[in-house]
RNA sequence: AAACGGCAAACCCGUCGUGAGGCGGGGACGCAAAGCCACGGGACUCCACGAUGGAGUCAGCCGGGUUGCCGAA
Numbered sequence: 001a002a003a004c005g006g007c008a009a010a011c012c013c014g015u016c017g018u019g020a021g022g023c024g025g026g027g028a029c030g031c032a033a034a035g036c037c038a039c040g041g042g043a044c045u046c047c048a049c050g051a052u053g054g055a056g057u058c059a060g061c062c063g064g065g066u067u068g069c070c071g072a073a
Stems, first nucleotide, its partner, number of pairs: 006031002011026006029060001035066003039063003042058006
């Protein structure tokens, strides 16, 4: 550079949750890891507020770890 394919944003419907948000269906903005992991940073939610606190969410915010398809290799 190709090839077989893969995932699926926003939004809509249903559903769970106090909430961030999750799950299912539709739908495609995009993605070579947009597979997985909450380890570090960050953003967001809830409870406290006396604080340097506690619990949670986001892996498609960044970094890191780990696994993986094809190939000129």